Transfer RNA from a Solirubrobacteraceae bacterium, 72 nucleotides, folded computationally. Taxonomically the source falls in Solirubrobacteraceae (Bacteria, Bacillati, Actinomycetota, Solirubrobacterales).
RNA sequence: UGGGGAGUGGUGUAAUCGGCAGCAUUCGUCACUUUGGAUGACGCGGUCCGGGUCCGAGUCCCGGCUCCCCAG
Numbered sequence: 001u002g003g004g005g006a007g008u009g010g011u012g013u014a015a016u017c018g019g020c021a022g023c024a025u026u027c028g029u030c031a032c033u034u035u036g037g038a039u040g041a042c043g044c045g046g047u048c049c050g051g052g053u054c055c056g057a058g059u060c061c062c063g064g065c066u067c068c069c070c071a072g
Base pairs, nucleotide, nucleotide: 001071002070003069004068005067006066007065010025011024012023013022019055027043028042029041030040031039048064049063050062051061052060
């Protein structure tokens, strides 16, 4: 430099043909418990960035950033 792939809460991972971003874990509160742990309930928290298309974008299009693989 060229080609291919990936980027979603703190972490891991789903989202079908474009139609309310879910689950697990962590964290906080409460219940339970002599305490801790375990368990249960509730809650906080996310689509890499900037544009475009569309009634509607995590998903499609354009540009950029980071990481991985291949080639030179």
Rfam family: tRNA. It is annotated as a transfer RNA. Its family is annotated with triplet codon-amino acid adaptor activity in the Gene Ontology.